[in-house]
RNA sequence: AGAGUUUGAUCCUGGCUCAGGACGAACGCUGGCGGCGUGCUUAAUACAUGCAAGUCGAACGAGAAAGGAUCUUUCGGGAUCUGAGUAUAGUGGCGCACGGGUGAGUAACGCGUAGGUAAUCUACCUUUGAGUUUGAGAUAACCCUGGGAAACUGGGGCUAAUACCGAAAUACCGAAUGACGCACUAUCUUUGGCGGGUGGUGUUAAAGGGGCUUUAUUGUCCCGCUUGGAGAUGAGCCUGCGAUCUAUCAGCUAGUUGGUGGGGUAAUGGCCUACCAAGGCUAAGACGGAUAGCUGGUCUGAGAGGAUGAUCAGCCACACUGGGACUGAGACACGGCCCAGACUCCUACGGGAGGCAGCAGUAGGGAAUAUUGCGCAAUGGACGAAAGUCUGACGCAGCGACGCCGCGUGAGUGAUGAAGGUGUUUUUCAAGGUCACUAAGUUAAUAGCGAAGUGAAUUGACGGUACCAACUGAAUAAGCACCGGCUAACUCCGUGCCAGCAGCCGCGGUAAUACGGAGGGUGCAAGCGUUAAUCGGAAUUACUGGGCGUAAAGCGUACGUAGGCGGCUUAUUAAGUCGGAUGUGAAAGCCCUGGGCUUAACCUGGGAACUGCAUUCGAUACUGGUGAGCUAGAGUGUGAUAGAGGAUAGUGGAAUUCCCGGUGUAGCGGUGAAAUGCGUAGAUAUCGGGAGGAACAUCAGUGGCGAAGGCGACUAUCUGGAUUAACACUGACGCUGAGGUACGAAAGCGUGGGGAGCAAACAGGAUUAGAUACCCUGGUAGUCCACGCCCUAAACGAUGUCAACUAGCCCGUUGGGAGGUAUAACCUUUUAGUGGCGCAGCUAACGCGAUAAGUUGACCGCCUGGGGAGUACGGCCGCAAGGCUAAAACUCAAAUGAAUUGACGGGGGCCCGCACAAGCGGUGGAGCAUGUGGUUUAAUUCGAUGCAACGCGAAGAACCUUACCAAGACUUGACAUCCUGAUAACUUUCUAGAAAUAGAUUGGUGCCUUCGGGAGAUCAGUGACAGGUGCUGCAUGGCUGUCGUCAGCUCGUGUCGUGAGAUGUUGGGUUAAGUCCCGUAACGAGCGCAACCCUUAUCCUUAUUUGCCAGCACUUCGGGUGGGAACUUUAAGGAGACUGCCGGUGACAAACCGGAGGAAGGUGGGGACGACGUCAAGUCAUCAUGGCCCUUACGUCUUGGGCUACACACGUGCUACAAUGGGGAGUACAGAGGGUUGCCAAGCCGCGAGGUGGAGCUAAUCCCAGAAAACUUCUCGUAGUCCGGAUUGGAGUCUGCAACUCGACUCCAUGAAGUUGGAAUCGCUAGUAAUCGCGAAUCAGAAUGUCGCGGUGAAUACGUUCCCGGGCCUUGUACACACCGCCCGUCACAUCAUGGGAGUGUGUUGCACCAGAAGUAGCUAGUUUAACCUUCGGGAUGACGGUUACCACGGUGUGAUUCAUGACUGGGAUGAAGUCGAAACAAGGUAACCA
Repeated sequence: AGAGUUUGAUCCUGGCUCAGGACGAACGCUGGCGGCGUGCUUAAUACAUGCAAGUCGAACGAGAAAGGAUCUUUCGGGAUCUGAGUAUAGUGGCGCACGGGUGAGUAACGCGUAGGUAAUCUACCUUUGAGUUUGAGAUAACCCUGGGAAACUGGGGCUAAUACCGAAAUACCGAAUGACGCACUAUCUUUGGCGGGUGGUGUUAAAGGGGCUUUAUUGUCCCGCUUGGAGAUGAGCCUGCGAUCUAUCAGCUAGUUGGUGGGGUAAUGGCCUACCAAGGCUAAGACGGAUAGCUGGUCUGAGAGGAUGAUCAGCCACACUGGGACUGAGACACGGCCCAGACUCCUACGGGAGGCAGCAGUAGGGAAUAUUGCGCAAUGGACGAAAGUCUGACGCAGCGACGCCGCGUGAGUGAUGAAGGUGUUUUUCAAGGUCACUAAGUUAAUAGCGAAGUGAAUUGACGGUACCAACUGAAUAAGCACCGGCUAACUCCGUGCCAGCAGCCGCGGUAAUACGGAGGGUGCAAGCGUUAAUCGGAAUUACUGGGCGUAAAGCGUACGUAGGCGGCUUAUUAAGUCGGAUGUGAAAGCCCUGGGCUUAACCUGGGAACUGCAUUCGAUACUGGUGAGCUAGAGUGUGAUAGAGGAUAGUGGAAUUCCCGGUGUAGCGGUGAAAUGCGUAGAUAUCGGGAGGAACAUCAGUGGCGAAGGCGACUAUCUGGAUUAACACUGACGCUGAGGUACGAAAGCGUGGGGAGCAAACAGGAUUAGAUACCCUGGUAGUCCACGCCCUAAACGAUGUCAACUAGCCCGUUGGGAGGUAUAACCUUUUAGUGGCGCAGCUAACGCGAUAAGUUGACCGCCUGGGGAGUACGGCCGCAAGGCUAAAACUCAAAUGAAUUGACGGGGGCCCGCACAAGCGGUGGAGCAUGUGGUUUAAUUCGAUGCAACGCGAAGAACCUUACCAAGACUUGACAUCCUGAUAACUUUCUAGAAAUAGAUUGGUGCCUUCGGGAGAUCAGUGACAGGUGCUGCAUGGCUGUCGUCAGCUCGUGUCGUGAGAUGUUGGGUUAAGUCCCGUAACGAGCGCAACCCUUAUCCUUAUUUGCCAGCACUUCGGGUGGGAACUUUAAGGAGACUGCCGGUGACAAACCGGAGGAAGGUGGGGACGACGUCAAGUCAUCAUGGCCCUUACGUCUUGGGCUACACACGUGCUACAAUGGGGAGUACAGAGGGUUGCCAAGCCGCGAGGUGGAGCUAAUCCCAGAAAACUUCUCGUAGUCCGGAUUGGAGUCUGCAACUCGACUCCAUGAAGUUGGAAUCGCUAGUAAUCGCGAAUCAGAAUGUCGCGGUGAAUACGUUCCCGGGCCUUGUACACACCGCCCGUCACAUCAUGGGAGUGUGUUGCACCAGAAGUAGCUAGUUUAACCUUCGGGAUGACGGUUACCACGGUGUGAUUCAUGACUGGGAUGAAGUCGAAACAAGGUAACCA
């Protein structure tokens, strides 16, 4: 410090996720030791049991027991002393308000911080002044006696005090009056305070306890007590400032705000009360609601911040829930009291008892949190004079890897001589002794006390622990997570979209580095992972430090309140600002630096820091305040100018429609085409007249005006703003603007008018599968006017307002001003608008660019992932429609912007192709052949399936082939290699069987040799293995098809762009062609095109047999023979054609057009040749091959069957339907092939297929082999025929072991459909189509197929509008699996969350009323009363009782509100391959979108 994830790729925007730290944690797996910490975050739920606050006999009365001693004794005991004034209960004092726990409540002066208290109190403690005199009456304990189950309690009697009470003096306090002094606050004359003085009033003692002493009552000391002063400590009250969310809480308040009198308190105060006034708080957020103890700190972060408030420390609040007071210095009191309530326990049913949020512990809750331990040894606390007692505070131990820190689980040495033993030298070096006191002071004292200090002894829960020494034995000790990317670390097996994983992206559908296991590896380590919550990364809330044209985001526009900001000069002030000083900012913590535990964690000393607040002293530039000025901002006055600026009234013409009249006749209208509609009752058309409403052509213009919405005939009146020129005046009067106010298109609403045209709704006609639409004919609201509402628009420049600054244009335009002349349709310049381009700069890019989206300033508004949703609820507005404000649950990992490359478009432009058109011939109809689908079957083997499967693999299924089926057999196998053993190999015949096979049988003993043996073959055995046309062409190689013989596809360097990419390859021409030329930020190059190759067309040279024969000769008349080498041919090598030449067009190019010559002319014809790639195209059944599967079978052999089936459908062909023909007879002309397991001649036989025969030929020699159409002639005469030949019967031939299923051919007989073929569709541009025959491969036999060969031999092409396919450029895109794309809504089903909902339940709370325990205060007619007074009657006083006020619980009624629930219901989200349509994206097929 960043990374992953939107896309085919890119750059942005933007969310989601990860890597880090941290934790009072929990869970999973695992677990050696120690130290230091830490441990109910949930139920402030309920609690069994034990303990957690007592102490003092030196305040008081009473006062045992055991033991001991003495005396006595009836030997049972008794008395006295001691024990002992001890234990114990009681009176009394002090403490129990500390310590310990918890965080429910509390948004508050509760907390923090800084102050105030002259408005206050303070037990114990310290210091200091003065005192401590004198009396009285009770009461518990105790004794007696009652009640009660108990808790407890009544009555009678005795008694003490440091308990209680009276009196006196001093002292003190309060009030009043008057003068003086001092001080403070505030202020300019008063209030309060202090000191001193005068008079009057009330209150106060414990003559106590102890030690020593003593003249027996003194003295003294100590502990107390009373009352003052001061201090310290602790507490109360008040104030400034600070720290949560919510405005879908906007108004709150009646003791409320203030005053006066009174009451109350330690003390101020509406704290309380009576009266008076009507105030007080609030947008800087009152009131209400939700949540929460606050802080020092802790975690994180670079910081600013964010989150948090366990342990430790400070403050607060609470103690079962609510209320209340008492006592006391202090409480409204955790282990006190009273009352009410809930709950629990005891009970004799009458009544009682209780409060763990103290320490342990229990139940419950929960993911989850410990021992009913030891000790007061230390520290601290209460009481006491002290000893001491008490202390679950505390100190320790126990449990838990809960955290931090440390250590270990082994480590070494040695032939360079280890470990160990031994000798010697040198250096270094440990350990021992003594004792109890003292100074100052106080005092009459040497008694006693004695601060501070030195020294000694004693006291230890932890604990015989830490620690130290020696010894023993490798002994006691390693796991967890991860290994696709992020992110360090890879393979095998299993599984097969299953099981599962997953933080995000995403893995898994038979070769998973992602699931599970294993091996290996990586990381951390007594731990490792996961989960929850938190900070960071996140500059995704932006103060530091973001944005708003198109990504989310500028209010529709203006005016203006509060607020914010504000021109120049000067004086002053010192609020902001800056500096110094002082106080404070507790300790702990963090940081720095020392020290102590072996180290560290931990503990500890010191420092720094605590960025804050307050006080005070200074500074004065800037900001603010105040005073005085200025004119550049702003405004006013004067003169001009332009304008659809606004309002009202009036006027005008053109057009549509309607009415009246004329002319006139059959249609009009409308559409893609029609129809509805109108018209013979006279339309449309046309002429004249009239009515009425609405809108204003031309001018008209990126022209004008207005804040925006918006404004368009003309005239008048009223009126707003702007611009301009020159001067004068005011003197900052300004800018922005939360709330607020006004305006605000269209549609819509209300009332009343108006209504020509247009036109939602509606009706009809069309279109359509449907058509509630698009189109047509009609047509009502509405559109218009007046008045009143509504308040929204894609209200857009998607760009808030104001101000300043920053290149230009040889580009415009509108309004004004100035200047110039050539006076114009002119030029220059300036200003206010309004447009186009463009530099710098900005921007993600597109783009913006003085009219900024540049550089700055001021103010306002708004945004924070997509959806849910601008929705629900609430509130405000509205007559309504609806508007404004405005969420959440849930869900996704994206959604979006700009640009790029493709692909696509019922977008555009250019071009090509038998693509269309023009022609010729077919297919589709018939019969047959053949292939396919389907069906059937035991099997009908398998594959190929739009073009690019279907006479395809198959160049040939009777057996074989053959892969399929049935049956019968074999198991190292039909085939290969290795090992062992045997045997020659091989062969004859017979039997059984369908054969395979089984059994028997005949002949035969081989080859080489170095004599050791070797090679080959056959059989048997054994196991390694063989074998598979079994699966996967979506694991593959190879081969092939297709786009397409289309003209394209790329690269290097350079340049442009942030980048994907672009350029080159686009443009102008041209071509069959990215062919070539020109231009050009490109210059070159490669694969393709073309050419090179084969063939064909012409010629030449060479060669001459089996081919040829011009000339010569012979001839049986046949190139047969001699001969020839001219010709044809054959087959080798050459020549030839290149836009080379001429003319024209073109840009002087490339090229095109025409011509000459030539056998051939512009690629001469044909072929081979197929760029980058596409289709997961085809093939695992040609072959090869990974993986999987079978192994007495999915292998192998055999026989028979099947692949040939047959209601049907399709493809490809053949033959026809006839006279350009059929039939008969005769005659002529090819090319290219094949042939020894072969082609087979002549001759003979057969009607024929064929048979016989055997010559020739290993082929330019022989054979297949008669070419057929054609030509000559005869016949048929338009008919189901002398056309056509299917089908069937009979008889044969050939091949072959074998023609039944299931061959081909021949002869005789039979003679079906069919008379030119619907929609649709195919081929072909010249030696082509059409037509005619011939050959070959395969092959025993079996072509209408396939591949070749030649013969005869046309028609047409104007042209590119349209159909199909393709190429280039451009445009749009929401597509990229790329239009066979994407995608919307209803409905149906399931799940989830949510709104409404008759209601129902719970909590909180307002108001009104009832009620009123305990308690306090007031009053008091009743009852009662030791101390004091008394005139002795009584009084005073107190207690009880009664009553009034306040008030908790409780109750009633009526509202508000939260949460839960609710039949039914609304929309929303998600879901696999549901239904219906086709709304959007292309001109998306009616451009889309907003109100």
This is a predicted structure of a 1491-nucleotide RNA (small-subunit ribosomal RNA) from an uncultured prokaryote. It matches the Rfam family "Bacterial small subunit ribosomal RNA". RNAcentral holds the sequence, with entries from ENA. Model confidence (mean pLDDT): 82 of 100.